[in-house]
């Protein structure tokens, strides 16, 4: 100076994310991110500094050191070696060193946490209940005397360890006596204080109790031997007393784990007298009395634990924790037990007893590392058999000094926390080289390389600390003690000696960028991205989850992030976690109010006085050890470390004050509470009695064939008389109507009437007590149903059961009967959705309205209005709520008690324990699994839910289809192939508008290999062409002819076509439509799908788009928190129905003429043809609608209400269809998965289906006659006339590039004929035979055509198609495809119906609104039994451990007491003998460890067997739940079944859906 205060600045201080849903919002739980660690492991590693290092087996220990020391207590005392020697020896070594007495000391230090839930411990006190060695301080003493015992010497006994005998000795070692200030015992006085117990000072007489002597000086009195003793002094020891510091003993308040499935514990226990014991209180211990003591504020009893300062972690409050350092405690091979001592029941001390291990001559002995080191062991794991006592510190000792594994150092070890360092500056040919690429580049990347530079650390070479002087020793001064110039204590100064670390930190100089960077991630949390491989494989993963052919999730690489000598992962603790909530949560439906009351302990309580101060609040004083954290400062270059001060140490104790609020203790009060009065409604409760109607049974009449019962039925009753009916009877049970979200009661619940007992509530009005109140852990009453037990009692109902029925199947719904039970007496039982899913009480906070009770006011004839208290309901503001929704009866805003809750499932289970006769009930886990489960609300999809509305949807009608034969696709078989796709509507005459070759993609066999086409270079050669051989042909091989355009004088050179060769490559109808794009189908031509911007929701979303009419129509008007808008609806396009208008060849025909054909002429008025244009708009009248939109009807009109048809197809849906139209990612083929050619084959053939054609005849069929179309098409064509053929066709060839010719004959129809119900004169399949046409070519495998043949089929079973009018039937005709081939497909016309009450019902589809456990959205979701496999766990005949209680046996060592006839130095008596006191050995007893014996308990391990639990891939049976889940569903209970369940009773709505009351809102 700082840390402190104030200004003013500044700083410190609380993050959250994933995951449940199609989407939201709460609930909730799992997961992550943050710090931490005495850690481990993986992979890597350069250096120092400071810490730190067996968390496990309190397991075993080989070696060695971890506690001595004092000769200034004592007696005794030696060798080796050296010297001398006359060899006897002697001197020295030395009084040394081994031992021994003896004194301190060893109870410090060190180690470890096994016991221990306790005054152990921490924090505060007591101790007047105490003790203290060695330290200091006073005071005052240390006289006299005696025995003895070790070393020691003999002499013995053991392998040894150790002994045993007999003698000698000394002391600071033992013992007597003396001395007593003082201490202590007891007595008796007097004084103080008291809790009345006692306790304390004085005084004073008894009585008892001490002791050591060593070293050093000195000679003044005194002996003697002139230096030694007495003697003095000094030091150091020693006794006594008093006080002191330190330490220790011990009591107290208070704190101090979980578990109540641990609820009662206790006999020395509780207490008290009197003893005994201790340093000391005290059942510590003993005798007696006496029956206490403790416990829900948790005794007792199990399980785990050393405790603290403190450490981690948190913003804090906590939580976890108790390594190193520090206190304290507790142990020391288990387990008892004394000794010794100031202090021990003692870690390196004893005895005894166990186990273990060593040694043994077998007789017998030794030992105890939880000291430092070390070893085995055990474990994921924790160092050296290291140096020194220099440094702190401890023992001893007067000191030197000696000890000291305490210390202090070093050594391993990235265990950890700090610091440094692997260079730095420049450098773009953006180098090589990987790696990706859209191929252009990008990227590693200034990174490298190369130029200049620095040297930390490394290595070399040199210098070289602090740590060490305050310490010893000496030497001088200086002051005290003493006689003293000895000596010694104090103090100042000189001087000399001491360092393990260590030649180490540091510091110089040299040396060269030389030596020195990994680890983990990269899908999201959560920084950080591509490429290859791989193919639900291999793997990953902390959660969500990736991986089934393009994987940013595996695995490799490239880049990149991220931290760094370290990175990651594991494990544990906080934190996030408001997820046990004190700060700081809940409980109507997410988990959560006990089923309701009455009350005991606690807990909280109106208003006032006045004291009080326990609780509060403030202030002093003590303590809260240090150290650690924070602050300020200082040292080590920094930091980590160290270290000084300060803060704090949020406590506790005392002690002063304060008096408002709590608390007591008091005075008063009345608002709370209760008592009297008067009145008042009730299905409140208990008993006792009457009553009517109804069912059913019996009795009798009357009366005949049925009744009954269901969707329909049958079982069953009924001619032995049912069922109806009428009389009359008997029993038993409930109590219609009144009845009413009405009353009454705690709650379950109460319901004819009448009496009897009684409990509660409500109003009013004075008046009285004066806080008497509120809640309620235990506790103890009540307590539907069913169930139990004796006993009654039974009409009807009705679990079980039993028969009928349904059904696959029905242990069910439904019928028919029926026991228990339902009823009533008394016991039990104790549960319900016992629900308002909302504990109780008190208070405060808008109102409307109905309703029950009572008052009270105005008022009437009566109603009735108002007001007001009590109960019950609907709406509703605020406010709360996740919403739903409550809302003066709170779920609002307080407050007071009490119950519960803490993911889901195991599971209200199991074990225990309690309670019950039993069912059972109360109480109530774990272990495994899961990442959820769950509420509310939102969109949607569905409902065997509602309403409304549509459609050829059903009805009504006509015609099919399913059966027949064929003819076509398709499955399936078959094949060398029988290419491939479509597979519910929406695949199957579908791609395929046409498979003989081709096509052809498939097979079989022949060939080709840059390839059948293209691009570029490079050589030849024009191009083309002839005719041959050998092949099934592709094709190989031979040959002939030909020489062309442009440029150039020519040589050449160029184009464009052929070859051949090179090289970028083609080429695939191979895969994957779940990698696509385009195109398509479908719902569906249904009416719907969105947006914008505003409002309404926390949001998901809503709202517009609902609603009232209307429509085909979200079409259109009113309404309306919405206003608009957009795709679609319609309209605009095309055809057709009428007109008009231009134009009239090839059409057309008024007139004329004809050969009778529009053929001519003339002409364009009709038809027709094509452009154009006009008309239809609910415009126009009534009518009904709301004056709208709109609808009904009429009228005009070729058509009337989108006049007929077409084309047009909203946002999506089907991972719908196509990689084989076409394109196109990726992948595979590359002398073939590619190309070409011949044959085959897609045409196959028991057989199943689809879709057609033709038929079963007379509405017909055949023969012969006669008529009427429209649209098409035709030059490789379509083909006329004539002519042959019987036809099919053939010659033939006009016409005609088409309003001109042809194709062409239209059929069905009409006229006539025949035929007469039959397998036919109906049907045509089949088959033979014979031709026709195309085609190279009709064999496989075409089409027609003559003749012959004449199959099945006689209107066709469940079942099922199509049509609403020019529709359906019915007839032809054309056309695409095509050489040829049509029952198919696309189109054209001709003839031409029938129905349609009507929306109950199927089928779909729209819109509203309902539930809902679906959302891959009902082709969902989902239960249980059985079966396998895994897991974990309850039960269990036994069976084995551990710990423990109780009886009883034993009893080592030992202490303590009694004995001791035996033994006996000290002291007494005694001349002695020898006895006496006192002592031991011995011996008894109490006590007691270890054993051993029986009986319980508690825990744990296994166990045949057996129980339910859980999870698993696509097992089985069934469907029990969610929609009204098809019997509504659930609670409780009791029966019954494979199962899920079902069925009686009772209850709840957490039930849809109509209908009715009632209430309430609005109009």
């Nucleotide at each position: 100076a700082a840390a402190c205060u104030c200004u003013u600045g500044u700083u410190c201080g609380g993050a959250g994310a994933g995951u449940u849903u199609g989407a939201u919002c709460c609930u909730g739980g799992c997961u992550c991110a943050g710090a931490g660690c005495g850690a481990a492991c993986g992979u890597u590693a350069g250096c120092g500094g400071c810490g730190c290092g067996c968390c496990u087996a309190a397991c075993a220990c080989a070696u060695g050191c971890a506690a001595g020391u004092c000769g200034u207590g004592c007696g005794a005392g030696a060798a080796c070696g050296g010297g001398c020697u006359u060899c006897g020896g002697c001197c020295u070594a030395a009084g040394u060193a081994c031992a021994g007495c003896g004194g301190c000391g060893a109870a410090c230090g060190g180690g470890u946490g096994a016991g221990u839930a306790u005054c152990g411990c921490g924090u505060g006190g007591g101790u007047a209940a105490u003790c203290u060695g060695c330290c200091c301080u006073u005071a005052g003493g240390a006289c006299u005397g005696g025995a003895a015992c070790a070393a020691c010497u003999u002499c013995u006994c053991g392998a040894a360890a150790g002994g045993g005998a007999a003698g000698c000795u000394a002391a600071u070692g033992c013992c007597g006596g003396a001395u007593a200030a003082g201490a202590u015992c007891a007595c008796a006085g007097u004084g103080a204080c008291u809790u009345c117990g006692g306790u304390u000072a004085c005084a004073g007489g008894g009585a008892c109790c001490a002791a050591a002597g060593c070293u050093g000086g000195c000679c003044u009195a005194u002996g003697c031997u002139u230096g030694c003793a007495a003697g003095c002094u000094a030091g150091c020891a020693c006794c006594u007393a008093a006080g002191g510091a330190u330490g220790a003993g011990u009591c107290c308040g208070c704190g101090u784990u979980c578990c109540a499935u641990c609820a009662g514990c206790u006999a020395g226990u509780u207490g008290g007298c009197g003893g005994g014991g201790u340093a000391a209180a005290g059942g510590c211990c003993c005798a007696c009395c006496a029956a206490g003591g403790c416990u829900a504020a948790g005794a007792c009893g199990g399980a785990u634990a050393a405790c603290u300062g403190g450490u981690c972690u948190g913003a804090g409050a906590g939580g976890a924790u108790g390594a190193u350092c520090a206190g304290u405690c507790a142990c020391a091979c288990u387990g008892g037990c004394a000794c010794u001592g100031a202090a021990a029941c003692a870690c390196g001390g004893g005895c005894c007893a166990g186990a273990c291990u060593c040694c043994u001559a077998c007789g017998g002995g030794a030992g105890g590392c939880a000291g430092c080191a070390g070893u085995g062991a055990g474990g994921a794991a924790u160092a050296u058999u290291g140096g020194u006592c220099a440094a702190u510190g401890g023992g001893c000792g007067a000191a030197a000094g000696c000890c000291u594994g305490a210390a202090c150092c070093a050594g391993c070890g990235a265990c950890g926390c700090c610091g440094c360092g692997u260079g730095g500056g420049u450098g773009a040919u953006g180098a090589a080289g990987g790696c990706c690429u859209u191929c252009g580049g990008g990227u590693c990347g200034u990174a490298a390389a190369g130029c200049c530079c620095u040297g930390u650390g490394g290595g070399g070479a040199g210098a070289g600390a602090a740590g060490a002087a305050a310490a010893c020793g000496u030497c001088a001064g200086g002051u005290u003690c003493g006689a003293a110039u000895a000596g010694g204590g104090c103090c100042u100064g000189g001087c000399c000696u001491u360092g393990a670390c260590g030649g180490u930190a540091u510091c110089u100089c040299c040396u060269u960028a030389g030596c020195a960077a990994g680890c983990a991630c990269c899908g999201g949390c959560u920084a950080a991205c591509u490429c290859u491989g791989u193919g639900c494989c291999a793997g990953c993963a902390g959660c969500c989850g990736c991986g089934g052919u393009a994987a940013g999730a595996c695995a490799g690489a490239g880049g990149g992030u991220g931290c760094a000598a370290a990175c990651g992962u594991u494990g544990c603790u906080c934190g996030g976690a408001a997820u046990u909530a004190c700060u700081g949560g809940g409980c109507g439906u997410a988990a959560a109010g006990c089923g309701c009351g009455u009350g005991u302990a606690g807990g909280c309580g109106g208003a006032u006085u006045g004291a009080u101060a326990a609780g509060u609040c403030a202030g002093a004083u003590g303590u809260g050890a240090a150290a650690g954290c924070u602050u300020c400062g200082g040292g080590c270059u920094c930091a980590a470390c160290c270290u000084g001060a300060a803060a704090a140490c949020u406590g506790c104790a005392u002690u002063u004050g304060a008096a408002a609020c709590u608390g007591u203790c008091u005075u008063u009060c009345u608002a709370g509470a209760g008592u009297a009065g008067u009145g008042g409604a009730g299905a409140g409760g208990g008993a006792a009695g009457u009553g009517g109607a109804a069912u059913u049974c019996c009795u009798g009449g009357u009366g005949u064939a049925g009744a009954g019962g269901u969707g329909a039925a049958a079982u069953u009753c009924g001619u032995a008389g049912a069922u109806a009916u009428c009389a009359g009877g008997a029993g038993g049970a409930a109590c219609a109507u009144c009845u009413g979200u009405g009353g009454c009661g705690a709650a379950g619940g109460c319901g004819a009437c009448u009496u009897c007992c009684u409990g509660g509530c409500c109003a009013c009005u004075u008046a009285c007590u004066g806080a008497c109140g509120c809640u309620g852990a235990g506790a103890c009453g009540c307590g539907a149903a069913a169930g139990c037990g004796u006993g009654g009692g039974g009409a009807g109902c009705a679990a079980a059961c039993a028969g009928g029925a349904u059904u696959a199947g029905a242990u069910a719904c439904c019928c028919u009967g029926g026991u228990a039970g339902u009823c009533c007496a008394c016991g039990c039982u104790g549960u319900a959705a016992a629900c308002g899913a909302u504990g109780a009480g008190u208070g405060c906070u808008a109102g409307a309205u109905g309703u029950c009770g009572g008052g009270a006011a105005u008022a009437u004839g009566a109603c009735a209005u108002u007001c007001u208290c009590g109960g019950u309901g609907u709406c509703g503001c605020a406010g709360c709520u996740a919403a739903c929704g409550c809302a003066u009866u709170a779920a609002g805003c307080a407050c007071u008690c009490c119950g519960c809750c803490u993911g889901g499932g195991a599971a209200g289970u199991a074990c225990g324990g309690c309670c019950g006769c039993a069912a059972g009930g109360c109480u109530a886990a774990a272990a495994c699994u899961c990442a959820a489960a769950g509420g509310a609300a939102u969109u949607g999809a569905c409902g065997g839910g509602g309403g409304c509305c549509c459609g050829c949807a059903c009805a009504a009608g006509c015609g099919g289809u399913g059966g027949a034969g064929c003819a076509u696709g398709u499955g399936g078989u078959u094949u060398a192939a029988u290419u491939c796709g479509a597979c519910g509507c929406a695949a199957c005459g579908c791609g395929c508008a046409g498979a003989a070759c081709c096509u052809u993609a498939c097979c079989c066999g022949g060939g080709c290999u840059a390839g059948a086409a293209a691009a570029u270079g490079c050589a030849g050669g024009a191009a083309c062409u002839u005719u041959g051989u050998g092949g099934a042909a592709a094709c190989a091989u031979a040959u002939u002819g030909g020489u062309g355009c442009u440029c150039g004088a020519a040589a050449g050179a160029g184009a464009a076509c052929c070859u051949g060769u090179a090289u970028c490559c083609a080429g695939g109808u191979g895969c994957u439509g779940c990698a696509u794009g385009g195109c398509u189908g479908u719902c569906g031509u249904c009416a719907g799908c969105u947006c914008g911007u505003g409002u309404c929701g926390u949001g998901a979303g809503a709202u517009g788009u609902u609603g009232g009419g209307u429509u085909a129509a979200g079409u259109c008007c009113c309404g309306c928190a919405a206003c608009g808008a957009g795709c679609g609806c319609a309209a605009c396009c095309c055809c057709u129905g009428u007109c008009c208008u231009u134009a009239g060849u090839u059409g057309c025909a008024a007139c004329a003429g004809u050969u009778c054909g529009g053929c001519u002429g003339a002409g364009c008025a009709c038809u027709c043809u094509a452009a154009g244009g006009a008309g239809a708009c609910c415009g126009c009248c009534g009518g009904c609608g709301u004056u709208a939109a709109g609808c009904c009807g009429g009228a005009g009109g070729a058509a009337g209400g989108u006049g007929g048809g077409g084309a047009u197809g909203a946002c999506g849906u089907c991972a719908a269809g196509u990689c084989c139209u076409c394109a196109u990612g990726g992948c595979c083929c590359u002398u073939a998965c590619g190309u070409c050619c011949g044959g085959g084959g897609c045409u196959a053939c028991a057989c199943a289906c689809g879709u057609g054609c033709u038929a079963c005849a007379a509405u017909g069929g055949c023969c012969g006659g006669u008529a009427c179309a429209a649209a098409g098409c035709g030059c490789u064509g379509c083909g006329a006339a004539g002519u042959c053929g019987c036809g099919a066709g053939g010659c033939g060839g006009a016409g005609c590039u088409a309003a001109u010719c042809g194709c062409a004959a239209a059929a069905a129809a009409c006229c006539g004929g025949c035929c007469u119900c039959a397998g036919u004169a109906c049907g045509g399949a089949u088959u033979g035979c014979a031709g026709u046409c195309u085609g190279c070519a009709a064999c496989u495998c075409g089409a027609c055509u003559g003749c012959a043949u004449g199959a099945a089929g006689g209107c066709g079973g469940a079942a099922u198609c199509g049509c609403u009018a020019g529709u359906a039937a019915u007839c032809c005709c054309u056309g695409a495809u095509c050489a040829g081939c049509a029952g198919g497909c696309a189109g054209g016309g001709g003839u031409g119906a029938a129905u349609a009450c009507g929306u109950u019902c199927c089928c779909g589809g729209g819109c509203c609104u309902u539930g809902u456990a679906c959302a891959c959205a009902c082709c969902g979701c989902c239960c249980g039994u059985c079966a396998c496999a895994c897991c974990a766990u309850g039960g269990g005949a036994g069976u084995u451990g551990a710990c423990u209680g109780c009886u009883c046996c034993a009893g080592a060592a030992g202490u303590u007491g009694c004995u001791a006839a035996g033994c006996u130095a000290a002291c007494c008596c005694g001349c002695a003998a020898g006895g006496g006191a006192g002592g031991c050995a011995g011996g008894c007893a109490c006590c007691c460890a270890a054993g051993g014996a029986g009986u319980g308990g508690u825990u744990g391990g296994u166990a045949a067997c057996u129980g339910g639990g859980g999870u698993g891939a696509a097992g089985u049976c069934g469907u029990a739940a969610c929609a009204a889940g098809g019997u509504a569903g659930c609670c409780g209970u009791a029966g019954g079944g494979g199962a899920a369940c079902c069925u009686g009773c009772g209850g709840c709505u957490g039930g849809a859906u109509c209908a009715c009351c009632u209430c309430c809102u609005u109009u």